[in-house]
Molecule: SAM riboswitch aptamer (S box leader)
């Protein structure tokens, strides 16, 4: 990097630092953003996949010190897919965890 599972309408930001672009890619929007974008640093939050503790052993369960993660908009929408008269739904793509060879 592929591969197999599960999730993915919830929720959580300031601060240095940087100096112009960001929102994953094509396709059309539509937003952010010199009242500082993207990276990086440091705090702090959020959420609870793993670990790890509780417990009438029992969960769609609670805590949340550790291991990822994440903290504008639904994975922002939408196209390249397939189904509906339409709404809309699945599949792909992708993110995140865990896991196996």
């Nucleotide at each position: 990097a592929g591969c197999u599972c599960a999730u993915c309408a919830c929720g959580a930001g300031c601060g240095g630092u940087g100096g112009a672009g960001g929102g994953a890619a094509c396709u059309g929007g539509c937003c952010c953003a010199g009242u500082g974008a993207a990276g990086c640093c440091g705090c702090a939050g959020c959420a609870a996949c793993c670990a790890u503790u509780g417990c009438g052993u029992a969960g769609u369960c609670a805590a949340a010190c550790g291991g990822u993660g994440c903290u504008a908009a639904g994975u922002c929408c939408u196209u390249a897919c397939g189904a509906g008269a339409a709404a809309u739904c699945g599949c792909a793509a992708g993110a995140u965890g865990a896991g196996a060879a």